[in-house]
């Protein structure tokens, strides 16, 4: 220098290909309730995310382009 892939709550992850309302999915973590003599387990509720900028569109986590960061391959 060239090609390809990835970036989502504090941690991990689904959804992206084929754009759509309704609370963006599940686990974990944190807070609270019930249960218990107490704890654990169980169960219910709550908090919390689409790397960044622009474009397309009635509508973008999803499509397009740039930037940033990470990984793999070739030279």
């Nucleotide at each position: 220098g060239g090609g390809c892939c990835c970036g989502u709550g504090g941690g991990c992850u689904a959804g992206u290909c084929u754009g759509g309302u309704c609370u963006a999915u599940g686990c974990u973590u944190g807070g609270g309730g019930c249960u218990u003599c107490g704890g654990g387990a169980g169960u219910c509720c709550c908090a919390g995310a689409c790397c960044u900028g622009a474009g397309u569109u009635c509508a973008a986590a999803u499509c397009u382009c740039g930037g940033c960061g990470g990984g793999c391959c070739c030279a």
Notes: A computed fold for a 75-nucleotide RNA from a Candidatus Micrarchaeota archaeon, annotated as transfer RNA. The sequence was found in a public genome assembly. It matches the Rfam family "tRNA". Its family is annotated with triplet codon-amino acid adaptor activity in the Gene Ontology. From the family's description: Transfer RNA (tRNA) molecules are approximately 80 nucleotides in length. Its mean pLDDT, the model's own confidence on a scale to 100, is 80.